Predicted 3D model of a 1435-nucleotide RNA (small-subunit ribosomal RNA) from a wastewater metagenome.
It matches the Rfam family "Bacterial small subunit ribosomal RNA". Its family is annotated with structural constituent of ribosome and ribosome in the Gene Ontology.
The RNAcentral record of the sequence draws on SILVA.
Model confidence (mean pLDDT): 83 of 100.
RNA sequence: AGUGGAGUGAUGAGUGCUGGAUAAAUUGCUAGCGGCGGACGGGUGCGUAACACGUGGGUAACCUGCCCCUAUCACUGGGAUAACACACUGAAAAGUGUGCUAAUACCAGAUAACAUAAGCUUUUGGCAUCAUUAGCUUAUCAAAGAAUUUCGGAUAGGGAUGGGCCCGCGUCUGAUUAGCUAGUUGGUGAGGUAACGGCUCACCAAGGCAACGAUCAGUAGCCGACCUGAGAGGGUGAUCGGCCACACUGGAACUGAGACACGGUCCAGACUCCUACGGGAGGCAGCAGUGGGGAAUAUUGCACAAUGGGCGAAAGCCUGAUGCAGCAACGCCGCGUGAGCGAUGAAGGCCUUCGGGUCGUAAAGCUCUGUCCUAUGGGAAGAUAAUGACGGUACCAUAGGAGGAAGCCCCGGCUAACUACGUGCCAGCAGCCGCGGUAAUACGUAGGGGGCAAGCGUUAUCCGGAAUUACUGGGCGUAAAGGGUGCGUAGGCGGUUUAUCAAGUCAGGGGUGAAAGGCUACGGCUCAACCGUAGUGAGCCUCUGAAACUGGUGAACUUGAGUGUAGGAGAGGAAAGUGGAAUUCCCAGUGUAGCGGUGAAAUGCGUAGAUAUUGGGAGGAACACCAGUGGCGAAGGCGACUUUCUGGACUACAACUGACGCUGAGGCACGAAAGCGUGGGGAGCAAACAGGAUUAGAUACCCUGGUAGUCCACGCUGUAAACGAUGAAUACUAGGUGUGGGGGGACUGACCCCUUCCGUGCCGCAGUUAACACAAUAAGUAUUCCACCUGGGGAGUACGUUCGCAAGAAUGAAACUCAAAGGAAUUGACGGGGACCCGCACAAGCGGUGGAGCAUGUGGUUUAAUUCGAAGCAACGCGAAGAACCUUACCAAGUCUUGACAUCCGCCUGACCGAUCCUUAACCGGAUCUUUCCUUCGGGACAGGCGAGACAGGUGGUGCAUGGUUGUCGUCAGCUCGUGUCGUGAGAUGUUGGGUUAAGUCCCGCAACGAGCGCAACCCCUAUCCUCAGUAGCCAGCAUUUAAGGUGGGCACUCUGGGGAGACUGCCAGGGAUAACCUGGAGGAAGGCGGGGAUGACGUCAAAUCAUCAUGCCCCUUAUGAUUUGGGCUACACACGUGCUACAAUGGCGUAAACAAAGGGAAGCGAGAUCGUGAGAUGGAGCAAAUCCCAAAAAUAACGUCCCAGUUCGGACUGUAGUCUGCAACCCGACUACACGAAGCUGGAAUCGCUAGUAAUCGCGGAUCAGAAUGCCGCGGUGAAUACGUUCCCGGGUCUUGUACACACCGCCCGUCACACCAUGGGAGUCAGUAACGCCCGAAGUCAGUGACCUAACUGCAAAGAAGGAGCUGCCGAAGGCGGGACCGAUGACUGGGGUGAAGUCGUAACAAGGUAGCCGUAUCGGAAGGUGCGGCUG
Repeated sequence: AGUGGAGUGAUGAGUGCUGGAUAAAUUGCUAGCGGCGGACGGGUGCGUAACACGUGGGUAACCUGCCCCUAUCACUGGGAUAACACACUGAAAAGUGUGCUAAUACCAGAUAACAUAAGCUUUUGGCAUCAUUAGCUUAUCAAAGAAUUUCGGAUAGGGAUGGGCCCGCGUCUGAUUAGCUAGUUGGUGAGGUAACGGCUCACCAAGGCAACGAUCAGUAGCCGACCUGAGAGGGUGAUCGGCCACACUGGAACUGAGACACGGUCCAGACUCCUACGGGAGGCAGCAGUGGGGAAUAUUGCACAAUGGGCGAAAGCCUGAUGCAGCAACGCCGCGUGAGCGAUGAAGGCCUUCGGGUCGUAAAGCUCUGUCCUAUGGGAAGAUAAUGACGGUACCAUAGGAGGAAGCCCCGGCUAACUACGUGCCAGCAGCCGCGGUAAUACGUAGGGGGCAAGCGUUAUCCGGAAUUACUGGGCGUAAAGGGUGCGUAGGCGGUUUAUCAAGUCAGGGGUGAAAGGCUACGGCUCAACCGUAGUGAGCCUCUGAAACUGGUGAACUUGAGUGUAGGAGAGGAAAGUGGAAUUCCCAGUGUAGCGGUGAAAUGCGUAGAUAUUGGGAGGAACACCAGUGGCGAAGGCGACUUUCUGGACUACAACUGACGCUGAGGCACGAAAGCGUGGGGAGCAAACAGGAUUAGAUACCCUGGUAGUCCACGCUGUAAACGAUGAAUACUAGGUGUGGGGGGACUGACCCCUUCCGUGCCGCAGUUAACACAAUAAGUAUUCCACCUGGGGAGUACGUUCGCAAGAAUGAAACUCAAAGGAAUUGACGGGGACCCGCACAAGCGGUGGAGCAUGUGGUUUAAUUCGAAGCAACGCGAAGAACCUUACCAAGUCUUGACAUCCGCCUGACCGAUCCUUAACCGGAUCUUUCCUUCGGGACAGGCGAGACAGGUGGUGCAUGGUUGUCGUCAGCUCGUGUCGUGAGAUGUUGGGUUAAGUCCCGCAACGAGCGCAACCCCUAUCCUCAGUAGCCAGCAUUUAAGGUGGGCACUCUGGGGAGACUGCCAGGGAUAACCUGGAGGAAGGCGGGGAUGACGUCAAAUCAUCAUGCCCCUUAUGAUUUGGGCUACACACGUGCUACAAUGGCGUAAACAAAGGGAAGCGAGAUCGUGAGAUGGAGCAAAUCCCAAAAAUAACGUCCCAGUUCGGACUGUAGUCUGCAACCCGACUACACGAAGCUGGAAUCGCUAGUAAUCGCGGAUCAGAAUGCCGCGGUGAAUACGUUCCCGGGUCUUGUACACACCGCCCGUCACACCAUGGGAGUCAGUAACGCCCGAAGUCAGUGACCUAACUGCAAAGAAGGAGCUGCCGAAGGCGGGACCGAUGACUGGGGUGAAGUCGUAACAAGGUAGCCGUAUCGGAAGGUGCGGCUG
């Protein structure tokens, strides 16, 4: 994908000759005939798990056009046909008939072998068929053109090239695919092919493949290579190259050298288009391009100039192959976006501790350069004569000017790089961990910084890290993982010596290992990317050699293994028989009211005689003591005694066999308990069940009953925490000490001792181990074989299959979901674990609270407001040591805005303060009067007013941003560190242990030795004594006196306040360990810390406080600030806490008496006196206090009265009248007098304080404060009872143990139910698909048969024949139809479980002895976790 007129006939056109026509000639174009090519080149990856591909071979079983070489030949004839012309049909596509014509088209004949085929004879060789040499017989072949070389044709042989076929090895996943196969496997014969072959057919035989994975299903083109990796590997198969397959889907052949053919033919199907409806046409997975799909992938370009291809003699033509250009940062490589100088470190931005820092020499500015760029000029190689698409391209020269050229990601850790603002679990980020709930280096923005750079991030995929599938190179006691146990098949592995072979192995050589790629070296484009040249390989095949090891074969050996002989041990197994104790039942006797059972009870049994006890009997099951980390068995398991049968192990001897061994996928057998079937049996026990209790409930634990079952025989099931959570076998590797069964030695000896073999335990070295631990019975060191594991959940579930009577067992996923689940050990915390110890913790006592009234605080409610905080102990008579105004923070109303308060500035004034008046609810406001200092005379200081702005102010928020302060465990005895040691480490040791103490106090011991904070002591008060001092205190003795220590005097005493002494287990006795220390005693004022106080370790509670104060951030700024008046904090159905007073006679009242301590006092305490019933008033002595005052102490004692009552108890509430404080007592004070006279008669459940000068009881004082305590803080008076003791409650300490807790038991956590969402199983079915099977129909077509019809070549005079064809028939045969199955997918009312989900319901199963120890298997029951029975395990 055409091309050749130099194969051929011809139309038309042009040229030449000619006056013109005809004829002939020449040139060019062209439909047709004929030849070659359309099987190459180009595209794609549907199919294919296969001799498709890779690699290496075979072909003695084959072909090969064009090309090359050699040899030979090319003779004689013949009949047609397309084109063309005419006629016809049709819309078209096309077609039919008649007539003419040529060839390198077609046909017939001759010639020919060194060719082919068959037969016969013969030589040599091989690998079976065979190949080969020589000879004989039969059959088979040619075409011309130009006329010069030359091209072409035929035959035969050879080469080259390209193919066909066959074979060894390699090549994905699934066994929940285990059996597949009838042309299937083989043979004989025939056909067919280029060729072998069941390739096809007829007949015969019954084979063939498969656990070393057949068949089936899923997925996939294969390789050179590419990516990654240290490698081994893992992943991929784009570009480039080799092979294969395909060309709309399916089937088929024709032609040809080659096809069952991308741009050929026929048929069927789907689709699109044309049509006159009768019929026709088509196939971009060629290059561009269009539509669609999609996250996404380019120009309807130039040229055949080069390299190739087809045709041709050639010129040449064709070539979306190819060479180039265009588009895309898609990749790789190179380059640039400027360089030097430049500090007032400009402006500006950002931050700020407000000083400054940083962007930053960065910019500006000055001086330069020109890669890319722009303009102009020149201009290639690629071409070996001509021919250049690229292309006026690469490159070169000149000129110009810093001009035109920087982004993206990140900045919590991993991981290089930090600040501000905004936001406030919102918006958002996120690879993992995670960030965000008002101070975000994690979100968003900005500044700054880090990284890479014409790119940078993200997403997807692959490898790596991942030793996380482990060949190199992992594991299995407890983390996932040893099969329940044995026997044994295949397989794997295997003792000693020797000979031989050479499969494995090793060495050398040869072939192959395409090119490209990789690596190394060198070279070419300015470098590099890119390109070139040379070298380099595993594997496979082959030749030669070696023989140690593995292997094969032969011969031998005895130590592995087995046999034999002689022994003793044993709950080893099976069968039969026998025995006694006990429970229950039955009969009988004795006997009487209970028995039984429990934490306590009840159900139950019993006066119809139980239980108890005695005698007799029945029946079933199990076998006390012996009995022992003792024995036996493969494991499960086996326990009275006797007999029979029987298996195994052990010891001694060394006679026999001679590697016979080890392990063991499948397979076979055994296999607790529960359970199932059939038939027995049934005493006790006992799932289910019933009843009684317990409980909120109690489908449980406890009790009373009780059926299957438990027992036997024969079958089935085949599982357990079937455990040593530890597979079997062999060898080696320190010891010590028990025990069972044998042997040997020694000994007088049964003892004891030494030694050896086989079992069974404990301790322990090396070694191993994450640790715990194991340690000759290995979890050590090695070898062999098997089983198993690969994050948790879903799940040992679903589906499928096998087994089972069933229950169920075995095998055994996925979707989805989480970032963990888990092991061992550590430190804590906790325990309805253990041991020891302490405490008003209990007990023993005393007195209270809880009941009443009142006070006070809180909650709740109310309100305009009832301001706020404190909340178990450790909030609640708390902040508040004192709300009528103030306080005051709250509410209502009025008023002010640089402000009530602080600093700064400007102007004015000289004041400010004070006094008077008006107004107002008051503050505010207005008016009048009065009124500075210093001075260098400029002014300054101070104060007031006005003004502007910086700012003031806030009891506004956050105590979960903080400081400080405080509470609490707890005045408990603890908490730590340095060095050393131990441990991989967290950590341990010290600090534990034996004693002792109030104490980690002290002693002793100890891999610890020391030290710190705590304890104790040092400090204060108090108890005794001494000394010093002696006023305002005291008064023994002396004096005085108004009788008062008042005065003189004194300092003895009391007392005051300075200094000392004293108490230390110092002494004695006993105990203890000769210690520490304890018990007792002496002396002493006091005795073992004499009593009390101050003193509060490391830490815990996000404990309390932003309203003491301080303070970050946020918020308000004519108000959330300031001020004034009035109100509120004082309300009142109620609940709680803390108190006071009582309920009375141990008392009330009255009268008259006695004794303190510690305090306070000047805007103060206030005496005596007077008045008042009184509160108090008047008045004022004294006192800044050991002097004066408050100030009277009270209980008590004495006397009197009351006489047990709602009272002569109790005093609330109320009325009237007062006092005091204070501007002011209405809301809302205290007190007084008189009158009124409530509840209450000792307090339920529960609960508090206290161990001695304590409880109880009695009064006194002080702070706050104008006034206002039953509260608080102090003071003294009177003054008890009890403690056996540590079992229990609470709290604490030490050691130890368990733990699934670490927010630490107020922990953790399980299951049902309810709701939402998600994926999934079943499901009456419904729908689609895939690959087969059976039957029907059967196109095209090959083959076969037929061929009466048709036919030019040959024969024949002719008839006709030979030969061929149309047509018809048959086998096969695509699509199609029908049918029943298989597999896979979608969907489905309903249904099953599963998973996930801030605050749902019910219980509390597990973790501690988890409150009944838990768990495993099985059966049964129950809302649920779960309970119970039987057997097992210790985790």